Molecule: Glycine riboswitch aptamer
Organism: Mycobacterium adipatum
RNA sequence: AUGCCUCUGGAAAGUGGCGCUGCGUGCGCCCGCCCAUGGGGAAAGGCCCGGUGGCCGAAUCUCUCAGGCGCCCCGACAGAGGGAGAGGG
Numbered sequence: 001a002u003g004c005c006u007c008u009g010g011a012a013a014g015u016g017g018c019g020c021u022g023c024g025u026g027c028g029c030c031c032g033c034c035c036a037u038g039g040g041g042a043a044a045g046g047c048c049c050g051g052u053g054g055c056c057g058a059a060u061c062u063c064u065c066a067g068g069c070g071c072c073c074c075g076a077c078a079g080a081g082g083g084a085g086a087g088g089g
Base pairs, nucleotide, nucleotide: 004082005081006080007079008078009077014031016030017029018028019027020026032069033068034067038065039063040062041061045056046055047054048053
């Protein structure tokens, strides 16, 4: 330093339709969408073995599985503070 704690900022996409309803931050179905929790994919290159091969290999890229599409919550990431502390001087 990374991890950790507190505070702050923090995007995108339907207030969709129908039905049920104990009338709710509810449930089911259908269509259309979003990427910045999580999850999947793998480029350059490297390793093994000596080929039509296997393995490693990142993201704000990509896929939309989950999730989300009024507000709230969540939220990658960023800033400030705190703080144990690897390494270095």